[in-house]
Large-subunit ribosomal RNA, domain VI from a soil metagenome, 269 nucleotides, folded computationally. The coordinates come from a structure-prediction model, not an experiment, and the mean pLDDT is 91. The full RNA is in RNAcentral, with records from MGnify.
Context: one part of a larger RNA
RNA sequence: CGCAGGAUACUUGAGGGGAGCUGUCCUUAGUACGAGAGGACCGGGAUGGACGCACCGCUAGUGUUCCGGUUGUGGCGCCAGCCGCAUCGCCGGGUAGCUAUGUGCGGACGGGAUAACCGCUGAAAGCAUAUAAGCGGGAAGCCCACCCCGAGAUAAGGCAUCCCUGGGCCGCAAGGCCCCUAAAGGCCCCUCGAAGACGACGAGGUUGAUAGGCCGGGUGUGGAAGCGCAGCAAUGCGUGAAGCUAACCGGUACUAAUUGGCCGUGCGG
Numbered sequence: 001c002g003c004a005g006g007a008u009a010c011u012u013g014a015g016g017g018g019a020g021c022u023g024u025c026c027u028u029a030g031u032a033c034g035a036g037a038g039g040a041c042c043g044g045g046a047u048g049g050a051c052g053c054a055c056c057g058c059u060a061g062u063g064u065u066c067c068g069g070u071u072g073u074g075g076c077g078c079c080a081g082c083c084g085c086a087u088c089g090c091c092g093g094g095u096a097g098c099u100a101u102g103u104g105c106g107g108a109c110g111g112g113a114u115a116a117c118c119g120c121u122g123a124a125a126g127c128a129u130a131u132a133a134g135c136g137g138g139a140a141g142c143c144c145a146c147c148c149c150g151a152g153a154u155a156a157g158g159c160a161u162c163c164c165u166g167g168g169c170c171g172c173a174a175g176g177c178c179c180c181u182a183a184a185g186g187c188c189c190c191u192c193g194a195a196g197a198c199g200a201c202g203a204g205g206u207u208g209a210u211a212g213g214c215c216g217g218g219u220g221u222g223g224a225a226g227c228g229c230a231g232c233a234a235u236g237c238g239u240g241a242a243g244c245u246a247a248c249c250g251g252u253a254c255u256a257a258u259u260g261g262c263c264g265u266g267c268g269g
Stems, first nucleotide, its partner, number of pairs: 001152001005163004010158002015149004021049007033038001051106005059100004066093005071086006110144003117137004164268001166179005180266001185263004189205005210256003213252005220244002226239005
């Protein structure tokens, strides 16, 4: 820009893409078959490999925004307690998120038309013949079925709901100008997000829990500081499952989403 008014939701599915793999074991059954050795079709069940999609409850990583330990050095006047630097100084753990080595699921079932191939009926040609008329069966393959995209599918689809029901002048007309009006809805802007390169998408903007803060909880760390007690001391014990605690869960208007502006018209060949 188009889809002959505008808008918001929800859809149909033309068409396109993805997927499509396979082993072993048990059973049927030591049956059919076979002198024996051996050993099935068909059908039923179980469990794997590789591959794919999703997820983070479990296991395991990462986790320079969390907690603890510790070395050297500098600083806060000293002690104590802390902080800076040294690869996050080094080391032990670890929330969210992101992950695989972890977990769940998938290939299927089924229908249709067929290939090689196997048939029924059956003439030409009194026979025969699956074929000439006619009718069946038959593949991991084809079409559908499963998952995703999808009306720019310009043949531009459908359904529901919402919105707009003014006037004048010029011109042959196309069209132009002025006044009134400015809907539904959308955007700008702002607070943000398991959304994201930017756009976009999604949640909110005081009639508000969108983010931060605060409160409560969870999780992690692992027993804070201070004081007391024991010990010459290092240190230990008590107060006390303490103190601290990121991205998690919930609550709460304390802070910030203020006030606003713009687009979009007037019933539509």
Background
It matches the Rfam family "Bacterial large subunit ribosomal RNA".